[in-house]
A computed fold for a 381-nucleotide RNA from a Thermodesulfobacteriota bacterium, annotated as Bacterial RNase P class A.
The organism belongs to Thermodesulfobacteriota, within Bacteria.
The prediction has a mean pLDDT of 78.

RNA sequence: GGAGCAGAUCGCACGAUCGCUCCGUGACCUGAGCACGGGGAGGAAAGUCCGGGCUCCGCAGGGCAAGGUGCUGGGUAACGCCCAGUCCCGGCGACGGGAGGAAAGUGCCACAGAAAACAGACCGCCACGUAACCCUUUGGGGUUUACGGGGUAAGGGUGAAACGGUGAGGUAAGAGCUCACCAGACCCGAUGGUGACAUCGGGUGCUAGGCAAACCCCACCUGGAGCAAGACCAAAUAGGGGAGCGCUUGAGGGUGGCCCGUCCGAGCUCCCGGGUAGGUCGCUAGAUCCCUUCGGUAACGAUAGGGACCAGAUAAAUGAUCGUGAUGCCGCUCUUUCAAGGGUGGCGUGACAGAACCCGGCUUAUAGAUCGGCUCCCCUC
Numbered sequence: 001g002g003a004g005c006a007g008a009u010c011g012c013a014c015g016a017u018c019g020c021u022c023c024g025u026g027a028c029c030u031g032a033g034c035a036c037g038g039g040g041a042g043g044a045a046a047g048u049c050c051g052g053g054c055u056c057c058g059c060a061g062g063g064c065a066a067g068g069u070g071c072u073g074g075g076u077a078a079c080g081c082c083c084a085g086u087c088c089c090g091g092c093g094a095c096g097g098g099a100g101g102a103a104a105g106u107g108c109c110a111c112a113g114a115a116a117a118c119a120g121a122c123c124g125c126c127a128c129g130u131a132a133c134c135c136u137u138u139g140g141g142g143u144u145u146a147c148g149g150g151g152u153a154a155g156g157g158u159g160a161a162a163c164g165g166u167g168a169g170g171u172a173a174g175a176g177c178u179c180a181c182c183a184g185a186c187c188c189g190a191u192g193g194u195g196a197c198a199u200c201g202g203g204u205g206c207u208a209g210g211c212a213a214a215c216c217c218c219a220c221c222u223g224g225a226g227c228a229a230g231a232c233c234a235a236a237u238a239g240g241g242g243a244g245c246g247c248u249u250g251a252g253g254g255u256g257g258c259c260c261g262u263c264c265g266a267g268c269u270c271c272c273g274g275g276u277a278g279g280u281c282g283c284u285a286g287a288u289c290c291c292u293u294c295g296g297u298a299a300c301g302a303u304a305g306g307g308a309c310c311a312g313a314u315a316a317a318u319g320a321u322c323g324u325g326a327u328g329c330c331g332c333u334c335u336u337u338c339a340a341g342g343g344u345g346g347c348g349u350g351a352c353a354g355a356a357c358c359c360g361g362c363u364u365a366u367a368g369a370u371c372g373g374c375u376c377c378c379c380u381c
Base pairs, nucleotide, nucleotide: 001377002376003375004374005373007371008370009369010368012325013324014323015322016321017320018319020040021039022038023037024036025035026034042352046363047362049361050360051359052358053357054226055225056224057223066222067221068220069219070218071085072084073083074082075081086099087098088097089096090095100217101216105215106214107211108210109209122156123155124152125151126150128148129147130146131145132144133142134141135140164182165181166180167179168178169177183207184206185204186203187202188201189200190199191198192197230281231280232279233278240272241271242270243269244268245267252264253263254262255261288308289307290306291305292304293302294301295300326349328347329346330345331344332343333342334341335340
């Protein structure tokens, strides 16, 4: 210098003016409103995929069913998350990806192919029998052909995948049929490790295909619903319960204030309780964040020390316009050998995206910028 790998951080800053929302204070009888002061979106607020807090309901204990998770150890409030490791796969490497059991049982494996798994035979190879043909010294013989019922799994061919590999022996031809070496599996043992597992030794010719996001087996976990949870206050109308008064000896109502009169007339008044609209609470400060120290490889932890943060709306506020700075790109110019720096002008500050009970994760989206770490190749000293 080039090509890569894996992390972390920021994602404009400050000020002014005009608004919006919440809180506090003040004057006002109260409210509304006003004045002053203060708070006011994110790294993902998103998807709502996992886990927990919180709330209500359910629950003696145990089992079944259903769902989830799935190498090992650790972290955590918990997790399907995170950290560290084991084995396998990919990469020269930094690094990335995968993971219980297919030798408990059942099932499935398109097309092609003989056969897709208690095996099987299309071509081939082999001997035997029959027939034909050829040769013949007439006894027979043949590395010929066809057919028949057999043996075989070397070789060919099919397929994503074909029942260990190489060589030798063996055989009619062959075959772990036998042997040597290699690869794997299973069993036993020793050593190391908490463990997954690793290393070493011995034995058995044992050679066993794939799929468990097919059923299933094993181990572990899980009660249900969710802030529209839930609690409180509580109107009108309708309905429920109770008490009193009244039903032709007339309660009550109309007749524009009252009485008489007149008309209507079987209900009227009060109390209690439930529920609706509406309102209040839940509601935002916490498993909170940062730095240091200590423990731990790390994730993380600490009753250690110091510091920081207060959105809480409810049809849903968090916005708009300017100025200055900073940064990026482009142009001009000055200093300077270059590198670099200064001055000035223009343009842009763009992405993804908007809290709705809270928190820990994961996933997805994201213009641009910054910071260290590691790997491989090339060059120079």

It is recorded under the gene name rnpB.